Source information:
Two RNAs folded together computationally: RNase P RNA and transfer RNA, 373 nucleotides in total. The coordinates come from a structure-prediction model, not an experiment, and the mean pLDDT is 76. Rfam match: Bacterial RNase P class A. Rfam classes the family as a ribozyme.
[in-house]
RNA sequence: GUGGCAGACUAGUCUACCGCUCAAUUCAGUUGGGAGGAAAGUCCGGACACCACAGAGAAGCAUAGCGGGUAACACCCGUCACUUAAGAUAAUUAAGUAGGACAAGUGCAACAGAAAGAAUGUACAACACGGUUGUAGUGAAAUCAGGUAAACUCUAUGCGGUGCAACAUCAAGUAUACUCACGUUUGAGAACUUCUCGUUCGAUGUGAGAGGGUAGAUGGCUAGAGUUCGUCAGUAAUGGCGAUCCCAGAUAAAUGGUAGAUCUCGACAGAAUCCGGCUUAUCGGUCUGCCUUUUGG
RNA sequence: GGAACAGUAGCAAAGUAGGUCAAUGCACCAGUUUGAAGCACUGGCGAUAUAGGUUCAAAUCCUAUCUGUUCUACAA
Numbered sequence: 001g002u003g004g005c006a007g008a009c010u011a012g013u014c015u016a017c018c019g020c021u022c023a024a025u026u027c028a029g030u031u032g033g034g035a036g037g038a039a040a041g042u043c044c045g046g047a048c049a050c051c052a053c054a055g056a057g058a059a060g061c062a063u064a065g066c067g068g069g070u071a072a073c074a075c076c077c078g079u080c081a082c083u084u085a086a087g088a089u090a091a092u093u094a095a096g097u098a099g100g101a102c103a104a105g106u107g108c109a110a111c112a113g114a115a116a117g118a119a120u121g122u123a124c125a126a127c128a129c130g131g132u133u134g135u136a137g138u139g140a141a142a143u144c145a146g147g148u149a150a151a152c153u154c155u156a157u158g159c160g161g162u163g164c165a166a167c168a169u170c171a172a173g174u175a176u177a178c179u180c181a182c183g184u185u186u187g188a189g190a191a192c193u194u195c196u197c198g199u200u201c202g203a204u205g206u207g208a209g210a211g212g213g214u215a216g217a218u219g220g221c222u223a224g225a226g227u228u229c230g231u232c233a234g235u236a237a238u239g240g241c242g243a244u245c246c247c248a249g250a251u252a253a254a255u256g257g258u259a260g261a262u263c264u265c266g267a268c269a270g271a272a273u274c275c276g277g278c279u280u281a282u283c284g285g286u287c288u289g290c291c292u293u294u295u296g297g
Numbered sequence: 298g299g300a301a302c303a304g305u306a307g308c309a310a311a312g313u314a315g316g317u318c319a320a321u322g323c324a325c326c327a328g329u330u331u332g333a334a335g336c337a338c339u340g341g342c343g344a345u346a347u348a349g350g351u352u353c354a355a356a357u358c359c360u361a362u363c364u365g366u367u368c369u370a371c372a373a
Stems, first nucleotide, its partner, number of pairs: 001293001003291008012262007020034006036268001040279002043277005048163004055197004060159005065079005080099001081097006100154002105152002107148002122136006167219004178209005189201004213371001226245001228243006298369007307323003316353001325341005346362005
């Protein structure tokens, strides 16, 4: 220098004019801010809100070597084991793994084969000879307490439910006028998940049907398990300490248009309660580590 | 934004308690039949949405991606 693998950062820039939106304000104006590494899929975990006071049990679901991290996790880090590739073997390197238990029980294994499970009299050889051992043959698997649990299941651990269209407040408006069923403490029914128990509410009641009115406004709405830098501890994930910064809040949905210059010539692609992960899509640029190969010292 | 379901050939639709190149009907192609066609008969072609994983073996079990369908406001 070439090729490959893994990881981190970045994600066109600048100037001028006009335009959009949010906050503050001395309000005809001024100042400051304005999409992502995945905002995507909705696969996981939570914060928060409500349902009783969040209860018990069963069902159901989830996880699975060992240790650590985290608010928590099916996530991340380390290590052991196994698999694949390179390697003559081993060691080693890289990538990957849904990696507990098959004598607790019940299942499954077509075809082939003598025989497919507490089963197993094929053929050949040897020997201490109606048995033992070995080899061959069929098959994915054959003389073994075998294989298979992303087979049913068992073991250990864990889980209340619904979701910002949650929920709270205000305003307006008509029609609960009608029908049916049950019931008024001997409690119908409702809520708490699917069920059972239990608890609470419950009387001009509850539920169903049919019909009518409205689709409005405000809050929730962004100061966070927060960003950046330095340092200490640790193999690492990560945590402590110090300093620094405030970086979207729309609601039929805001960042666009014009002109010029420049460049690494730009793909995948736009928040909708918020955060930590996983998965998928993807143009380039910079840097780090490992492997292979070539050349030179 | 949130929640719940589906995908088998050109169309419809079996098979799903894993057993080995997956039924059936219509359509399409070829042949027979007919004076020529239609009907009918005989035969044939064509598929598990896509990719990966578990297993000896996957349409079936698991994971991810793609495509499509349905529901989701307030008051009384």